[in-house]
Molecule: Bacterial RNase P class A
Organism: Chitinophagaceae bacterium
RNA sequence: GCUGCAAACCGGGUUAUCGCUCCGAUGAAAAUCGGGGAGGAAAGUCCGGACAGUAUAGAGCAACACACCGGUUAAUAGCCGGUUUCUCCCGACAAGUUCGGGAGGGAAGAAAGUGCCACAGAAAAUAACCGUCCGCCACCUGGCGGAUAAGGGUGAAAAUGUGAGGUAAAAGCUCACGUCGGGAUGUGGUAACACAUCCGGAGGGUAAACCUUGUGUACUGCAAUGCCACGUAUAUCAGCGCUCCGACAACCGUCGGAAAAAGGCUGCUCGUCUGAUGCUGAAGGGUAGGCAGCAAGAUUGUUGCAGCAAUGCAACAGCCAGAUAAAUGAUGACCACCGUUUUCAAAACGGCUACAAAAUCCGGCUUACAGGUUUGCAGUAAAU
Numbered sequence: 001g002c003u004g005c006a007a008a009c010c011g012g013g014u015u016a017u018c019g020c021u022c023c024g025a026u027g028a029a030a031a032u033c034g035g036g037g038a039g040g041a042a043a044g045u046c047c048g049g050a051c052a053g054u055a056u057a058g059a060g061c062a063a064c065a066c067a068c069c070g071g072u073u074a075a076u077a078g079c080c081g082g083u084u085u086c087u088c089c090c091g092a093c094a095a096g097u098u099c100g101g102g103a104g105g106g107a108a109g110a111a112a113g114u115g116c117c118a119c120a121g122a123a124a125a126u127a128a129c130c131g132u133c134c135g136c137c138a139c140c141u142g143g144c145g146g147a148u149a150a151g152g153g154u155g156a157a158a159a160u161g162u163g164a165g166g167u168a169a170a171a172g173c174u175c176a177c178g179u180c181g182g183g184a185u186g187u188g189g190u191a192a193c194a195c196a197u198c199c200g201g202a203g204g205g206u207a208a209a210c211c212u213u214g215u216g217u218a219c220u221g222c223a224a225u226g227c228c229a230c231g232u233a234u235a236u237c238a239g240c241g242c243u244c245c246g247a248c249a250a251c252c253g254u255c256g257g258a259a260a261a262a263g264g265c266u267g268c269u270c271g272u273c274u275g276a277u278g279c280u281g282a283a284g285g286g287u288a289g290g291c292a293g294c295a296a297g298a299u300u301g302u303u304g305c306a307g308c309a310a311u312g313c314a315a316c317a318g319c320c321a322g323a324u325a326a327a328u329g330a331u332g333a334c335c336a337c338c339g340u341u342u343u344c345a346a347a348a349c350g351g352c353u354a355c356a357a358a359a360u361c362c363g364g365c366u367u368a369c370a371g372g373u374u375u376g377c378a379g380u381a382a383a384u
Base pairs, nucleotide, nucleotide: 001380002379003378004377005376006375007374008373009372010371012335013334014333015332016331017330018329020037021036022035023034024033025032026031039355043366044365046364047363048362049361050360051221052220053219054218058270059269060268061267063217064216065215066214067213068082069081070080071079072078083107084106085105086104087103088102089101090100091099092098093096108212109211113210114209115206116205117204129152130151131148132147133146134145135144136143137142160178161177162176163175164174165173179202180201182199183198184197185196186195187194188193225292226291227290228289236282237281238280239279240278243258244257245256246255247254248253262274263273264272265271299318300317301316302315303314304313305312306311337351338350339349340348341347
């Protein structure tokens, strides 16, 4: 330098004319002038919230979610840092049950209990197919009984691993060093945890199997919600209800309390609240217009400080869509980018090519992507 893979960022810009649209100023209006106008994912609707409503507060059960430790954040299953375990890659050497580095996946509990581990295999936990040893029979191969789980086979996994002793052959039977798990003490660390010593224990795996432990969660969603205008039928039918007491007044009525059909909070129960021109249901009638919500925000940029980092704090500077059947475009030129021609460069010609379109908003996650830039890894050519 080239090729491939991975990650991050960009993924068009300037100007002129015309058109559409929002805001501001002027104007009686028409209009004029000035400023702005679709993404890194606007997609998916997966996660967390802001905001709005259900008048208000609580308890239990159910249901759902999360689960190594710490930090960050409005919040999170996100992000940052760390611990431990498994897999892969690289390196070192004392060559392995070792050490170091990098990348990726996982992470409450199997010592509360109940389940499951296909097929193969004798057997998936009270085991014996081959084999080994002992005894008896036979003597050609072999047969019967007992012992065994070290060797072999099956399997993802076969009674904690290796070595030595021991035995008829064997076995934690004994010893040494280990592995996993439980407990205690000490040191270091905010913690998860690490290291050291000691005491017991031991088939393994599986909890997006049932389950147990701990923590947490109200519901609905901008088609939320609030206001205005216009219009109709305080009409009809059915069911359940329309009560009592006290004070003031002394005709009407006003205030307070209790009850009460029905309803709200909440999936259920308790509890609590509203409640008489009532409530529930059916059928029917009117309206579907406008304003707000609506973009100044958990906001953007630069610099400094703190921090391993995510991120936080401070100062200065800035305002960058708000449509409602849905505006954000068209044309020309130049730049950038891509392609062709060319030994290379320049130049010329052509192209604007990927994924793709705001709809209450924000922070994340996931998915799609022509081309370009940067970084890392691997391979490879030439030169030094």